[in-house]
C1' cells in the first nucleotide's frame, strides 16, 4: 500500500428494511439439609460519520480497528 472477510450486552454466538434473541456470567427472590447444580424474574448491546428510504443493526460509500492473503522496502 492493495484484496477478501469481520466489527451486535462482560464472553461466546444468531437475527433480519419496520418487535434486537439464545447461551454463559452477573443481581434478586424461590427451592435444597447443604451447594459451584435446579426453577423463575431482571439489568445489560447493534464500533464512527455521512446516503438512499416513509423507516437503517441490515443496503450503498468513506473512517476507525481486528484477522487473513499478496506486493514493496529493508
Nucleotide at each position: 500500500c492493495g484484496g477478501c472477510g469481520c466489527g451486535u450486552c462482560g464472553c461466546c454466538c444468531a437475527g433480519u428494511g419496520g418487535g434486537a434473541g439464545g447461551g454463559c456470567a452477573c443481581a434478586c427472590c424461590c427451592a435444597u439439609g447443604a451447594u459451584a447444580a435446579g426453577g423463575g424474574u431482571g439489568a445489560g448491546a447493534c464500533g464512527c460519520g455521512g446516503g438512499u428510504u416513509c423507516g437503517a443493526u441490515u443496503c450503498c460509500c468513506g473512517c476507525c480497528g481486528c484477522g487473513c492473503c499478496g506486493a514493496c522496502c529493508a
Transfer RNA from an uncultured Armatimonadetes bacterium, 74 nucleotides, folded computationally.
Its Rfam family is "tRNA". About the family: Transfer RNA (tRNA) molecules are approximately 80 nucleotides in length. By type it is a transfer RNA.